[in-house]
Molecule: transfer RNA
Organism: Haloparvum sedimenti
Parts: sequence; C1' cells; structure tokens
RNA sequence: GGGCCUUUAGCUUAGUCUGGCCGAAAGCCCCCCGCUCAUAACGGGGUGAGCGCCGGUUCAAAUCCGGCAGGGCCCA
Repeated sequence: GGGCCUUUAGCUUAGUCUGGCCGAAAGCCCCCCGCUCAUAACGGGGUGAGCGCCGGUUCAAAUCCGGCAGGGCCCA
C1' cells in the first nucleotide's frame, strides 16, 4: 500500500442479509424487596444503550450508500 471482517447498555451477545411489528431484546453485573440465623443460591421488581463519528438516500435507517476513526485477519 491492497483485500476482507468488525464497532449495538458497565461486560458478553442477538437483531443488520430482506428498512416499518424497534419507544432496540437477552444473559451477566449493579440497585431495591422477598426467602435465610446469615451468606450464597433462588424468586420478584428496577436503572441503564438510540446502535463508533460525519454525511447521503427514503414517508421511514441499528439495518441501505459514501467518507473518516478504532480493532482484528490475510496478501505484498
């Protein structure tokens, strides 16, 4: 220098292909309550992300397109 993949709650991931049911879901963590002599486990409830950034297309974008940035793999 070139090609491909990836970026979504504190962490891990689903959703992206095929735009609309998304006011974005789950597990763990965290907070509160219950249970227990107590802790763990278990049960109930709750907070937390507008989807890396900028722009474009569209009635409508996490999802499609372009650029940039971070990370990973490969080629030279």